[in-house]
RNA sequence: GGUCCCAUCGUCCAGGGGUCUAGGACACCGCCCUUUCACGGCGGCGACGCGGGUUCAAAUCCCGCUGGGACCGCCA
Numbered sequence: 001g002g003u004c005c006c007a008u009c010g011u012c013c014a015g016g017g018g019u020c021u022a023g024g025a026c027a028c029c030g031c032c033c034u035u036u037c038a039c040g041g042c043g044g045c046g047a048c049g050c051g052g053g054u055u056c057a058a059a060u061c062c063c064g065c066u067g068g069g070a071c072c073g074c075c076a
Stems, first nucleotide, its partner, number of pairs: 001072007010026004018056001028044005049065005
């Protein structure tokens, strides 16, 4: 340099045009339970990498950028 894949709460994962002011688990916070802790129950907090395009409507499709990964090539 070329081709391909990926980017969503703190972490891991779902969602692939309208059902979504985005869902689950763990973590964190509060309350209950307990003599206390743990376990358990209830609740809360918390995210679509950035820019543009398509569309009535974009987390979702397209392009570019950024970052990460795999393979290939070149130099040495």
A computed fold for a 76-nucleotide RNA from Dethiosulfovibrio peptidovorans DSM 11002, annotated as transfer RNA. NCBI's taxonomy places the organism under Bacteria, Synergistota, Synergistales, Dethiosulfovibrio, Dethiosulfovibrio peptidovorans. Its mean pLDDT, the model's own confidence on a scale to 100, is 82. RNAcentral records the identical sequence in 7 taxa. The RNAcentral record of the sequence draws on ENA. Its Rfam family is "tRNA". Its family is annotated with triplet codon-amino acid adaptor activity in the Gene Ontology.